Bacterial RNase P class A from Thioalkalivibrio halophilus, 355 nucleotides, folded computationally. The model forms 92% of the base pairs in the Rfam consensus. It was read from a public genome assembly, where an Rfam model found it. The organism belongs to Thioalkalivibrio, within Bacteria.
[in-house]
Formats: sequence, C1' cells, structure tokens
RNA sequence: GGAGUCGGCCGGGCGGUCGCUGCGUCCGUGUGGCGUGGAGGAAAGUCCGGGCUCCGCAGGGCAGGACGCCAGGUAACACCUGGGCGGCGCGAGCCGACGGAAAGUGCAGCAGAAAACAUACCGCCGAUGGCCCGGCUCGUCCGGGCACAGGCAAGGGUGAAAUGGUGCGGUAAGAGCGCACCGCACGGCUGGUAACAGUCCGUGGCACGGUAAACCCCGUCCGGAGCAAGGCCAAAUAGGGGUGCAUGGUGUGGCCCGCAUCGCACCCGGGUAGGCUGCUUGAGGCGUCUGGUGACGGACGUCCCAGAUGAAUGAUCGUUCUCGACAGAACCCGGCUUACAGGCCGGCUCCCACU
Repeated sequence: GGAGUCGGCCGGGCGGUCGCUGCGUCCGUGUGGCGUGGAGGAAAGUCCGGGCUCCGCAGGGCAGGACGCCAGGUAACACCUGGGCGGCGCGAGCCGACGGAAAGUGCAGCAGAAAACAUACCGCCGAUGGCCCGGCUCGUCCGGGCACAGGCAAGGGUGAAAUGGUGCGGUAAGAGCGCACCGCACGGCUGGUAACAGUCCGUGGCACGGUAAACCCCGUCCGGAGCAAGGCCAAAUAGGGGUGCAUGGUGUGGCCCGCAUCGCACCCGGGUAGGCUGCUUGAGGCGUCUGGUGACGGACGUCCCAGAUGAAUGAUCGUUCUCGACAGAACCCGGCUUACAGGCCGGCUCCCACU
C1' cells in the first nucleotide's frame, strides 16, 4: 500500500422568530407570564420471553403447541456467553432445528441390473457338469475348443446415494475368503463438571444405506384473556327496590275488609354519556471500584431522562459543513428479525513492496 474479518459509536451543527405539549412556579385567574422537559437505534414487524391486571386456583391425564449437543448467564426465553462436534475459508473468522433411523409406518422423480432385500446390463471365469474336435496306452485318461448349465461382483456404466478403503496372499475368475495398515462398532482405561476427546489397551471381519422443518418415539416447558386489562367518581332520560303521604282514583265485588294497579314526595342501588386513574422511578441510566475467560453479577456514588387521548415534539429564516438514510412513542421491560444515505474509532488476518 492492497484485500478481508470482527466489535463499538454517530445519524447534520449553531443561532433567531412563531407555534404545540407535560410539569413546576407567580399573580393582576388570563386559553396569561416565567422557568424547565419533549421520539429511536430501530419507536417498526408484533415473532418469542417476562412484569402488571382480571377471570380463576391451573394437582394429574388427554388433545394441541414450542423447544432439543454440553455447561453457564438471566425475572424468563426460541435470547446471550463459553465449550464440544460437523461443514466452509490459506487465515482472522463464519455457518449449523446439532435427540432418536438395531420401536413401528411411510417416501425416494430421472437414470440404473438393483434404492433396502436382495440382485447382475456390459464384463470376468467357465475349476465342476454338458457339448464338439483331436490323440493314444481305450481310461473315472490327456490336449484343444464352445460359452449351454453354472460361478463371480474385481473392473466399466447409472445415480445425490450402490453393501468399508489400500496393498499382499489366495483363486478358474473372484470375494474380509485370509492377513497387514487405515476406518468402523462395542467394552475398558485416561483427561474433562459435561458434551466429548485420545499416536492408549482389548474384542469383533464389519453387525443390514438415506430421509424425523415425513408420520412417529423420547425428554423439557406451556391455564386463559389482555391497558379497549383493571379500578374510582358519576349527569340527563328510562327501568328496579324501599319508606312515607292522600287513606285518593281504577279494577275485582251486591257492600265492607282484603288484594292488584295508578299518583306524589324522599331515600337506595346498578349503570350510559362524561371525567379521573392505571401512566411512567424502572429487572432504569451514568461513573468508579470489584468477582468472572465471558454473558453477567456485587458494592458505592450520582442523575430523573416524553407521557399525549383528535392524540404534542412542528414551521420558517439566517449561517455553516462532508448537503443529511431508514423511519416516529401510545402499559412497561428483555430479546430476535427486518429497514437504513453517509461517516468515525478499535482489535485481528492474509498478500505485496521497502528498511
């Protein structure tokens, strides 16, 4: 100098004017003055996990769903950290739904002989049996040929995948058929909390392929609904209940009592409009010290940092620069995912050149 990889941060600045809105304060209570606060790293998708609230008491089972190597972190998680294993990369590093296919069921287009239980298209052999030819010592003989029976799975070919690999022996040709090494399985030993690992020891010729984001099996977890949750105050109108009044009207009845119903006054209760609350001090931010490889935890100090409800956070002017992306709270928090112009800082890796 070039190429790359990982992590962190910023997301126009300054000033004037006019507005909107939460809180505090002041009085001369006016839609007033003054002071002060006013979107994000994703406020987004609403995909996970929790707090909070109500219903309720959720112990077990069924159904359904989510998750799935190990250890740790956390309020919890499908998140994070560290580790293991597998894959990719020269490397820094990145990616992985990463339990079970010797419980059962299913699936596999095309190609291919054959795709899970055995088999053979080309090919190799034809020892053995058969057929043909020749020979003689005429036999249960010898030599040669054919590729008919049959043997084989080494080689070729197909496929994403073909029944361990290489070599030697062996054979008619072959084959874990035998052996050596490598691989594999099982058991042990050693290391590690564990997943797992090992130039370790022993046993076994190998023990029947793939697919579980196919059904399924195993293990763990999950009650439901959500701030329009929920709580409080409470008009008008119309119902409901109680007490009292006139002992009144109407009905029933021949009449009285009684019963039903209507009226007036007061009280009570539910509840609609509307208002208040929930509402922002929180698993909170920052700093220092400290335990831990780390996620994270602990101690001390310090700060208060949107809270609207037709729903505010804007408009405009000046100036400046590297001309400004994606996008805007609605109960709160932890994650994940997705979008994002441009810029800054740091760790590490590889290549080239020079000293």